[in-house]
A computed fold for an 85-nucleotide RNA from uncultured Allosphingosinicella sp., annotated as Glycine riboswitch aptamer. Taxonomically the source falls in Allosphingosinicella (Bacteria, Pseudomonadota, Sphingomonadales, Sphingomicrobiaceae). Of the family's consensus pairs, 89% are formed in the model. The coordinates come from a structure-prediction model, not an experiment, and the mean pLDDT is 75.

């Protein structure tokens, strides 16, 4: 690198373009682009500098920020951990 395996957190919020089923119909129901406010950090980015190193340069957190990304299960992703090449 690759291959197994583990692997967090936070909304079933509110509006609503447009669809999808049921219905003769009125209408039900279910998805939802997008926007608003609410929120989390564990891709990716900044930022601090603990600490490593050390002439100098230089690496640099799980800390802070929330641009990007995400917030019902699942799925996908997913720092990192462990094994085996």
């Nucleotide at each position: 690198g690759c291959g197994c395996g583990g692997g967090a957190g936070a909304g079933c919020g509110c509006a609503a373009a447009g669809g999808g089923c049921c219905g003769c119909g009125a209408g039900g129901u279910c998805c939802g682009a997008u926007g608003c406010c609410g929120c989390c950090g564990a891709a990716g980015g900044a930022g601090c500098a603990a600490c490593c190193g050390c002439c100098c340069c230089g690496g640099a957190a799980u800390c802070u920020c929330u641009c990007a990304g995400g917030c019902a299960c699942a799925a996908g992703g997913g720092a990192c951990c462990g094994c085996g090449c």